[in-house]
């Protein structure tokens, strides 16, 4: 100088729930708390939970204690892909 390599997170694909009597989900806030390349530190960045607020949907069919097809920025899992240490110091390879 130049380059590797992580948690994480986006999306899609199946799969099993969970709603459709409206929770979840997304948008504000407030609190709290977690995780951020092998090593320390770390945000006003990212996750999580919890409380408050606004705001808000698609259901149809059958042979109806159900079932099937659909719908929800749904929730867990697996896979393939992107993206990926805010940033500071040191350490790895060439």
């Nucleotide at each position: 100088c130049a380059g590797a390599g992580u948690a994480g997170g986006g999306c899609u694909u199946u799969g099993u729930g969970c709603g459709u009597u409206a929770a979840g989900u997304g948008u504000c806030u407030u609190g709290u708390g977690a995780a951020c390349g092998g090593g320390g530190a770390g945000u006003u960045g990212u996750c999580a939970c919890a409380g408050g607020a606004a705001c808000g949907a698609a259901a149809a069919g059958c042979a109806u204690a159900g079932c099937u097809u659909g719908c929800g920025a749904u929730a867990c899992a697996a896979a393939a892909c992107c993206c990926g240490c805010a940033u500071c110091c040191c350490g790895c390879u060439g």